[in-house]
C1' cells in the first nucleotide's frame, strides 16, 4: 500500500430567526377558555408481531389422550426458541463464518434423472476358465460358468489404501485407517485420547410419518376498574288531592283558597267507603354516549468500583427521560457542516493509470410511539472508532 474479517458508536446534522403543535407547571378567567423569556416532547429499528415475561380478567380436584413447540454440553437471565463459553461437523490459506447438532437393528415410507443394478442389490463394458466355430498365427466370434479389482451412470454402487493370494478376483488373509463392542485415562459435561477385541456385519433421508425426552389452560390495555346524561323497554311506589282554619291538644268533618286528564269493579237509598288500572309523576338497578383510571419510576438510563474468559452480577454515585385518543413532536428562511462530483488544480508513475482537494450541479436513508419490558428477524444514503488476518513493497 492492497484485499478482507470481527466488534462498537452515530444516524435529515449544527446555530439563529419567524410561525405552529401535545403534555406538565404557574397565573388569570365571563368557566367557554386565555396567557407564559418556564420544563419535557420518537427510534435503532418505535417496524414485523416471530419468541419470552410483567400486569389484568376468565377457568381450574387429579390423571391421560389429541395438538403445538423445543432437541450437543455447561453457564447467564425474571424468563426464553435469546445470549455467553465450550464440544463436534462443514467451509475458508487465514482473521473467522455457518449448523433444527436426540434416535435409521421399534416400525412404515421415500431415494427423481441417469444407470445392468438404488438395499438382505447388480454382470452393461471389461477380466478369467472351459467348450464350439473361424484363422498358419497373433487373434476374432458364439455358448456355459466364475469374478464387484477396473470402466461407465449417479447425490449415493454394499468399507478405503497398500501388500499377499488367485485362472481372474474377493476381508479370502495381513498392516494401517474407518466401523461395532468393551476397558482405562482426562474433563462438571458434551467429548477427546489410548489399550484390547470382533471380522466387515449395520447406505442415505427423521426440515416424511414415527419413537424418545422436555415444555405448554385461555384471552388480551378494545385487558380490567370507577362515575354516569338523554331516549326506549323493565321493576317498585303514588295515581286525587294539596294548603289554611278547625271552639284545650291530636286527628277529622264543615268551610275558604288552589290544582286537576280520567276509567273499571264491589258494598251502600245516598253521602261515601274499599279495591284495581291508563296517562302522568317520582324512584330503582343494569347499561349506551361521554368522562376518569389503568398510564408511564422501570427486571430503568448514565458513570464508576469489584468479581467473572464471557454473557452477566453485586455495590456506590447520579438523573427523571413523550403519554396522545383522529392521535402532538412540524413548516419556512439564512449561514455552516457532511457525502458524490468524468471539468480544473496538486502529488506519484516512463506509461496505462492511481490518489488528494474541489467549481457548477446533485444527494442526505429506512422509517414514526399508543400498557410496559427482554430478545430475534427484517429495512437503512452515509459517517466515525477499535482490534485482527493474508498478500506485496521498503528499511
Nucleotide at each position: 500500500g492492497g484485499u478482507g474479517c470481527c466488534g462498537g458508536a452515530c444516524g435529515c446534522g449544527a446555530u439563529g430567526g419567524u410561525c405552529g403543535c401535545g403534555g406538565g407547571c404557574g397565573c388569570c378567567u365571563c368557566c367557554g377558555g386565555g396567557c407564559g423569556u418556564c420544563c419535557c416532547g420518537a427510534g435503532g429499528a418505535a417496524a414485523g408481531u416471530c419468541c419470552g415475561a410483567g400486569c389484568u380478567c376468565c377457568a381450574c380436584c387429579g390423571g391421560g389422550u389429541a395438538g403445538a413447540c423445543u432437541g450437543c454440553c455447561a453457564g447467564g437471565u425474571a424468563a426464553c426458541g435469546c445470549c455467553u463459553g465450550g464440544g463436534c461437523g462443514c467451509c475458508g490459506c487465514g482473521a473467522g463464518g455457518c449448523g433444527a447438532c436426540g434416535g435409521a437393528c421399534a416400525g412404515g415410507g421415500c431415494c427423481a434423472c441417469a444407470g445392468a443394478a438404488a438395499a438382505c442389490a447388480g454382470a452393461c463394458c471389461g477380466c478369467c476358465a472351459g467348450c464350439c466355430g473361424g484363422g498358419c498365427a497373433a487373434c476374432c466370434g458364439g455358448c456355459u460358468g466364475g469374478u464387484a479389482a477396473g470402466g461407465g451412470u449417479g447425490a449415493a454402487a454394499c468399507g478405503g489404501u497398500g501388500g499377499g493370494g488367485u485362472a481372474a478376483g474377493a476381508g479370502c488373509c495381513c498392516a494401517c485407517c474407518g466401523c461395532g463392542c468393551u476397558c482405562c485415562u482426562g474433563g462438571u459435561a458434551a467429548c477427546a485420547g489410548g489399550g484390547g477385541u470382533g471380522g466387515c456385519a449395520c447406505g442415505g433421508c427423521a426440515a416424511c410419518c414415527c419413537c424418545c425426552a422436555g415444555u405448554c389452560g385461555g384471552a388480551g390495555c378494545a385487558a380490567g376498574g370507577c362515575c354516569a346524561a338523554a331516549u326506549a323497554a323493565g321493576c317498585g311506589g303514588c295515581g286525587a288531592g294539596g294548603c289554611g282554619u278547625g271552639a284545650c291538644c291530636c286527628a277529622c268533618a264543615c268551610c275558604g283558597c288552589c290544582c286537576a286528564u280520567u276509567c273499571c269493579c264491589g258494598c251502600g237509598c245516598a253521602a261515601g267507603c274499599g279495591g284495581g288500572g291508563a296517562a302522568g309523576c317520582c324512584g330503582c338497578g343494569g347499561g349506551u354516549a361521554g368522562g376518569c383510571u389503568g398510564c408511564u419510576c422501570g427486571a430503568g438510563g448514565c458513570g464508576g468500583u469489584u468479581g467473572g474468559u464471557g454473557a452477566c452480577a453485586a455495590c456506590c454515585g447520579u438523573c427523571c427521560c413523550a403519554g396522545a385518543c383522529a392521535g402532538a413532536u412540524g413548516a419556512c428562511c439564512a449561514u455552516c457542516u457532511c457525502c458524490c462530483g468524468a471539468a480544473g488544480c496538486g502529488c506519484c508513475g516512463c506509461g496505462a493509470g492511481g490518489u488528494g482537494c474541489c467549481a457548477a450541479g446533485g444527494a442526505a436513508a429506512c422509517a414514526g410511539a399508543a400498557c410496559u419490558c427482554g430478545g430475534c428477524u427484517u429495512a437503512c444514503g452515509g459517517u466515525c472508532c477499535g482490534g485482527c488476518a493474508c498478500c506485496g513493497c521498503g528499511a
The RNA shown here (Bacterial RNase P class A) has 395 nucleotides and comes from a Gemmatimonadales bacterium. The RNAcentral record of the sequence draws on ENA. It is recorded under the gene name rnpB. NCBI's taxonomy places the organism under Bacteria, Pseudomonadati, Gemmatimonadota, Gemmatimonadia, Gemmatimonadales. Model confidence (mean pLDDT): 75 of 100. Its Rfam family is "Bacterial RNase P class A". It is annotated as a ribozyme.